[in-house]
Molecule: transfer RNA
Organism: bacterium
RNA sequence: GCCAACGUAGCUCAGUUGGUAGAGCAAUGCUUUCGUAAAGCAGAGGUCGUGGGUUCAAUUCCCACCGUUGGCU
Numbered sequence: 001g002c003c004a005a006c007g008u009a010g011c012u013c014a015g016u017u018g019g020u021a022g023a024g025c026a027a028u029g030c031u032u033u034c035g036u037a038a039a040g041c042a043g044a045g046g047u048c049g050u051g052g053g054u055u056c057a058a059u060u061c062c063c064a065c066c067g068u069u070g071g072c073u
Stems, first nucleotide, its partner, number of pairs: 001072007010025004019056001028042004049065005
């Protein structure tokens, strides 16, 4: 330099014929216990990598860029 995949909650990851995003774990609070752990319950936590375009509407489609990983040279 070229090609491909990936980027979504603190972490690991889902999420399609485009219609306002979820799970598990972690953390927090509550219940239980003399207390801790375990167990149960609850709420919170996201500008969906960045910037544009298309559209009534974009995590999703298109373009550029940034980052990570792999391959080729």